[in-house]
Context: one part of a larger RNA
RNA sequence: UUGGGCGUAAAGGGCUCGUAGGUGGUUGAUCGCGUCGGAAGUGUAAUCUUGGGGCUUAACCCUGAGCGUGCUUUCGAUACGGGUUGACUUGAGGAAGGUAGGGGAGAAUGGAAUUCCUGGUGGAGCGGUGGAAUGCGCAGAUAUCAGGAGGAACACCAGUGGCGAAGGCGGUUCUCUGGGCCUUUCCCGACGCUGAUGUGCGAAAGCGUGGGGAUCAAACAGGAUUAGAUACCCUGGUAGUCCACGCCGUAAACGAUGAGUGCUAAGUGUUAGGGGGUUUCCGCCCCUUAGUGCUGCAGCUAACGCAUUAAGCACUCCGCCUGGGGAGUACGACCGCAAGGUUGAAACUC
Numbered sequence: 001u002u003g004g005g006c007g008u009a010a011a012g013g014g015c016u017c018g019u020a021g022g023u024g025g026u027u028g029a030u031c032g033c034g035u036c037g038g039a040a041g042u043g044u045a046a047u048c049u050u051g052g053g054g055c056u057u058a059a060c061c062c063u064g065a066g067c068g069u070g071c072u073u074u075c076g077a078u079a080c081g082g083g084u085u086g087a088c089u090u091g092a093g094g095a096a097g098g099u100a101g102g103g104g105a106g107a108a109u110g111g112a113a114u115u116c117c118u119g120g121u122g123g124a125g126c127g128g129u130g131g132a133a134u135g136c137g138c139a140g141a142u143a144u145c146a147g148g149a150g151g152a153a154c155a156c157c158a159g160u161g162g163c164g165a166a167g168g169c170g171g172u173u174c175u176c177u178g179g180g181c182c183u184u185u186c187c188c189g190a191c192g193c194u195g196a197u198g199u200g201c202g203a204a205a206g207c208g209u210g211g212g213g214a215u216c217a218a219a220c221a222g223g224a225u226u227a228g229a230u231a232c233c234c235u236g237g238u239a240g241u242c243c244a245c246g247c248c249g250u251a252a253a254c255g256a257u258g259a260g261u262g263c264u265a266a267g268u269g270u271u272a273g274g275g276g277g278u279u280u281c282c283g284c285c286c287c288u289u290a291g292u293g294c295u296g297c298a299g300c301u302a303a304c305g306c307a308u309u310a311a312g313c314a315c316u317c318c319g320c321c322u323g324g325g326g327a328g329u330a331c332g333a334c335c336g337c338a339a340g341g342u343u344g345a346a347a348c349u350c
Base pairs, nucleotide, nucleotide: 004321005320006319007304008303012318014201015200017198021194022193023192025088026087027086028085029084030083031082033081034080035077036076037075038074039073040072041071042070048066049065050064051063052062053061054060091191093187094186095184096183097182098181099180103177104176105175106174107173108172109171110154115149116148117147118146119145120144121143125136126135162169163168206247207246208245209244210243211242216240220236221235222234223233258317259316260315261314262313263312266295267294268293269292270291271290272289273288274287275286276285277284278283299306300305323350324349325348332343333342334341335340
């Protein structure tokens, strides 16, 4: 390579958009490029298969035919794929009417709590632990009341509930703004799917510049514990945690499960809609669409388990795997301010 695979054994890219490419609904006409059939030509020699012949036989040799899976020309077929040209509506998109939402950005604002400051009351402890100590406190702490400052996060509601492509998103109000779902079946008429390279987004930590700094807290200091204790526990505490702008581009970026389409038993919750029945209302029942859970049949799976939200049955496209270690290392290249990231071996060894 062929083949076989990728939830947990090695293996799904962190996620979108999208170029090339690959691939693509129903139906008519046409071409006859692919495809299929016939014929002709050509397809060196040797080898190989085979008819005949020559060495006493065989091996071997000579001769004829076949083969030579191919190419060219020509005649024909037109189902399928393709080109050209029409048509269609179920895929895709648009319109109209509804609708839910922590989707995003900016601004404003609220209450509880922690800390600090000022003042009042009060007067000896507080704090902390397994037990203590460091620490704070008569220069009046802790506690309690009143006032003030400042930063950060938003209890209850809250829910295998919602939204988002993923990362993620949660007090309230306003402004701007993206997407979804349902109904109508009105318009358009295959405009679709996937997507190498590429583009953008991308938790936390980290980096640069400037702010901010309440809490918590790497580093650090002290107290304990211990044989030791560069830890676990305690008292403190700086970066950071927050904001603006710029970088970084990685995570158990996980459903450890790529995207899209179709098909394949049921039952039961829940979210957002629609239709119908019943009903004074509340509600109840039936059907249906989109999501999100649980149980479960067929089927699949090494098993665990998955099971209309598939890991079932199929198709299209992309990514990835090929024994462990060496190693996500070295070298080179590209990116980055740096930290480092991306790409990514070999010797050797078992």
Annotation:
Small-subunit ribosomal RNA, central domain from an uncultured bacterium, 350 nucleotides, folded computationally. Model confidence (mean pLDDT): 87 of 100. RNAcentral holds the full RNA, with entries from ENA and SILVA.